[in-house]
Notes
The RNA shown here (c-di-GMP-I riboswitch aptamer) has 85 nucleotides and comes from Desulfallas sp. Bu1-1. The model forms 95% of the base pairs in the Rfam consensus.
């Protein structure tokens, strides 16, 4: 140094839920909790899933539709702590 994710040490992250704010909503923000995570760190680039304000079509409490979201769904990229055989 390369590769792998087995153990220590010392840390990090925060699902469900509960209050709160933002937001049409899907969801996000603080707290507060503690399912899980070695990339649960960043990036919505691709595919997937959520939503469906506008808008389109209308007989519409219906349909279509991402320019909203998820990265803790999966690939890709870009950055990193440790580390035994």
């Nucleotide at each position: 140094u390369c590769a792998u994710a087995a153990a220590c040490c010392g840390g990090g992250u925060a699902a469900a839920c509960c209050a709160u704010c933002c937001g049409a909503a899907a969801g996000g923000u603080u707290g507060g909790g503690g399912c899980a995570c070695a990339a649960a760190g960043c990036u919505a680039u691709g595919g997937g899933c959520c939503u469906a304000a506008a808008g389109c079509u209308u007989u519409a409490u219906a349909g279509c539709c991402a320019u909203g979201g998820u990265c803790g769904c999966c690939a890709g990229g870009c950055u990193g702590c440790u580390u035994a055989a």